[in-house]
RNA sequence: CGCUCAUCCAGAGGGGCAGAGGGAUACGGCCCGUUGAAGCCCCGGCAACCCUCCAGCCGGUUCUCGUACCGAUCAUCGUUGAUCAUUUCCGCGAGGCCCCGGCUAGGGAAGGUGCCAAAUCCGUCUCGCGGCGAAGUGCGCCGCGAGGAAGAUGAGGA
Numbered sequence: 001c002g003c004u005c006a007u008c009c010a011g012a013g014g015g016g017c018a019g020a021g022g023g024a025u026a027c028g029g030c031c032c033g034u035u036g037a038a039g040c041c042c043c044g045g046c047a048a049c050c051c052u053c054c055a056g057c058c059g060g061u062u063c064u065c066g067u068a069c070c071g072a073u074c075a076u077c078g079u080u081g082a083u084c085a086u087u088u089c090c091g092c093g094a095g096g097c098c099c100c101g102g103c104u105a106g107g108g109a110a111g112g113u114g115c116c117a118a119a120u121c122c123g124u125c126u127c128g129c130g131g132c133g134a135a136g137u138g139c140g141c142c143g144c145g146a147g148g149a150a151g152a153u154g155a156g157g158a
Base pairs, nucleotide, nucleotide: 001157003156004155005154006153007152008151013043014042015041016040017039021032022031023030026124027123028122029121044116045115046114049112050111051108052107053106055104056103057102058101059100060099062096063095064094065093066092067091071084072083073082074081075080120150125147126146127145128144129143130142131141132140133139
């Protein structure tokens, strides 16, 4: 950065400085906060995206073996040559070492990030289901589910 992909109901907090806000943004709700918010610093921790180990499976590369195919015409005793046709770069099956890539399950944690109230705190947009509002459609409200948008983090790309 209007780019791509993955993840986002799990997990993990103490201290110091500071001093009134904070939960991304807008609105609504609901929370946290003078028993100390944001921010900064120190220490600790969580997790496993990058990284790494092992096993299995799949694919690729390569090698070996088996099998199938390897045309027609003309010239020539023959070797061979010429022309035409076909194929468009190599069929099918089995096996093996190394290497490469992917997937799945499990383990590790030195380093690069990240994170350590509440599902990304919840809703907002679309669709579906159920209920209620005096029957149906429609509309409104409530609840549940699926998806989207926006956002966050990582890995990559430009």
Predicted 3D model of a 158-nucleotide RNA (SAM riboswitch aptamer (S box leader)). The sequence was found by an Rfam model in a public genome assembly.